A computed fold for a 228-nucleotide RNA, annotated as Group I catalytic intron.

RNA sequence: CUACGGACUUAGACAACUGAGCCUUGGUGGAGAAAUCUGCCAAGUGAACGCUCUCAAACUCAGGGAAACCUACCUCCAGUGAGGAUUUCAGCCUAUUCUCCUGGACAUGGCAAUCCUGAGCCAAGCCGAUGGACAGUCGUCUCGCCAUCGGAAGGUGCAGAGGCCCGACGGGAGCUACCCUAACGUCAAGCCGAGGGUAAAGGGAGGGUCCAAUUCUCAAAACCGUGG
Numbered sequence: 001c002u003a004c005g006g007a008c009u010u011a012g013a014c015a016a017c018u019g020a021g022c023c024u025u026g027g028u029g030g031a032g033a034a035a036u037c038u039g040c041c042a043a044g045u046g047a048a049c050g051c052u053c054u055c056a057a058a059c060u061c062a063g064g065g066a067a068a069c070c071u072a073c074c075u076c077c078a079g080u081g082a083g084g085a086u087u088u089c090a091g092c093c094u095a096u097u098c099u100c101c102u103g104g105a106c107a108u109g110g111c112a113a114u115c116c117u118g119a120g121c122c123a124a125g126c127c128g129a130u131g132g133a134c135a136g137u138c139g140u141c142u143c144g145c146c147a148u149c150g151g152a153a154g155g156u157g158c159a160g161a162g163g164c165c166c167g168a169c170g171g172g173a174g175c176u177a178c179c180c181u182a183a184c185g186u187c188a189a190g191c192c193g194a195g196g197g198u199a200a201a202g203g204g205a206g207g208g209u210c211c212a213a214u215u216c217u218c219a220a221a222a223c224c225g226u227g228g
Base pairs, nucleotide, nucleotide: 001006008021009020010019011018012017022046023044024043025042026041027040028039029038030037031036050175051174052173053172054171055170060119061118062117063116064115065114069110070109075105076104077103078102079101081100082099083098084097085096086095120156121155122154126151127150128149129148130147131146132145135142136141160211162210163209164208165207166206176199177198178197179196180195181194184193185192217228218227219226
């Protein structure tokens, strides 16, 4: 503070607690000069995880996986269940068998937390090319500005079918604090310039809102569910 469970986030459980993510510690592998980053395994002790400005666009087509969970036509198992048949002159019992019912098992059916791929597309910013206007200028040319094209990162695709608004835990720019020093600069230096690193995650909808869901009906359909 609180929704009274709790309090890093999130999903579960009657409860004790459990799963996943983040962080911390230990082990181990890789990158790096180092700070540090990262893969895997285990544990938990949960304290901490800064500030300002800016962007809000695209939001489409197609496809590959997926736990838990839902359902059970067929098939298999079971039954002091119901009805019949066989065996008898008849009845009962036993046995066998058929149909139905009930229960159980079973997913290549369904739904889905979510992991991704190809194409296309995208705001601001960044890199490059081409052209244009303007200023300086004898001229070349140069910084900045505008447009177009290409590129890198990131996003969209990827909500409950989705729409709209916001802005962050996202993209971009800067500041601050702490840490590192291989190269470069400096007479010299990690005590300076400079370069690098760290300051958690939650966005497969985060906040808000509209709509959806529910009911009825129709279609295909065993069911679950799906679509109108």

It matches the Rfam family "Group I catalytic intron". Gene Ontology term of the family: Group I intron splicing. The literature on the family includes a 1990 paper in Annu Rev Biochem by Cech, "Self-splicing of group I introns". From the family's description: Group I catalytic introns are large self-splicing ribozymes. They catalyse their own excision from mRNA, tRNA and rRNA precursors in a wide range of organisms. The core secondary structure consists of 9 paired regions (P1-P9). Rfam 15.1 lists 5,602 matches to the family in 1,395 species. The model forms 92% of the base pairs in the Rfam consensus.